[in-house]
RNA sequence: GGUCGGGUCCCGCGCGACGCCAACCUGUGAACCCGGUCAGGUCCGGAAGGAAGCAGCCGUAAGCGGGCGCUGGCGGGUGCCGCGGGAGUGCCUGGCCGGA
Numbered sequence: 001g002g003u004c005g006g007g008u009c010c011c012g013c014g015c016g017a018c019g020c021c022a023a024c025c026u027g028u029g030a031a032c033c034c035g036g037u038c039a040g041g042u043c044c045g046g047a048a049g050g051a052a053g054c055a056g057c058c059g060u061a062a063g064c065g066g067g068c069g070c071u072g073g074c075g076g077g078u079g080c081c082g083c084g085g086g087a088g089u090g091c092c093u094g095g096c097c098g099g100a
Stems, first nucleotide, its partner, number of pairs: 001097008009086006015079002018075005024067005034059004042051003
């Protein structure tokens, strides 16, 4: 000096990590206007018995909070990751050939 690669740079895909949301789990959650059970009291009835039903108790909806291993979706100044492509001017680096 030549030549063939790799890295740095860009794009796509995959995988992973992370974050968010949903789902899921869980806590809370209605004076009455949700459900169940309804003491007392009330009502109907001659009675037997029946009816509605407050408080209490139990449960639940929206909402609010917590968890988030598994599942789904989404995200990017995500990764010593994998595959493919681009750029190949510069910089870093390896092989081979040649010259002084």
Model confidence (mean pLDDT): 77 of 100.
This is a predicted structure of a 100-nucleotide RNA (Bacterial small signal recognition particle RNA) from an uncultured bacterium.
It matches the Rfam family "Bacterial small signal recognition particle RNA". It is annotated as a non-coding RNA gene. Its family is annotated with signal recognition particle, plasma membrane targeting and SRP-dependent cotranslational protein targeting to membrane, signal sequence recognition in the Gene Ontology.
Of the family's consensus pairs, 97% are formed in the model.